[in-house]
Molecule: Guanidine-I riboswitch aptamer
Organism: soil metagenome
RNA sequence: AUGUGCGUCUAGGGUUCCGGCCUUUGUAACAGGCGACUGGUCCGAGAGAGGCAGUCCACCUCCCGAAGUUCACCCCUUCUGGAUGUGGAUACACGGCGGGACAAAAGCCCGGGAGA
Numbered sequence: 001a002u003g004u005g006c007g008u009c010u011a012g013g014g015u016u017c018c019g020g021c022c023u024u025u026g027u028a029a030c031a032g033g034c035g036a037c038u039g040g041u042c043c044g045a046g047a048g049a050g051g052c053a054g055u056c057c058a059c060c061u062c063c064c065g066a067a068g069u070u071c072a073c074c075c076c077u078u079c080u081g082g083a084u085g086u087g088g089a090u091a092c093a094c095g096g097c098g099g100g101a102c103a104a105a106a107g108c109c110c111g112g113g114a115g116a
Base pairs, nucleotide, nucleotide: 004053005052006051008049009048012043013042017040018039019037020034021033022032023031054090055089056088057087058086059085061083062082063081065079066078067077068076092112094115098110099109100108
């Protein structure tokens, strides 16, 4: 909190690891180099997608309590609160420079910040 949280994924991002390429004019291995390699792993959105939970609203059923009714109780009516379930809502959102992390970078984090 109708503005929240946590996974999954995407746009995007780089280069630890894998793969690829180069050193290599025989081939292979080792080693080194290259992200000026579409990739797998990896990172990943407040203003992207979707899921679950949460929150809010309405309704059904039920429960505690109070009041009314009653001689009293039950039933019934009203109200406060609560639980399960069902349905719905969860809006709007332009945005640096700079800094930080991991191997590194980013629409990541500082940050719905500064500013507009």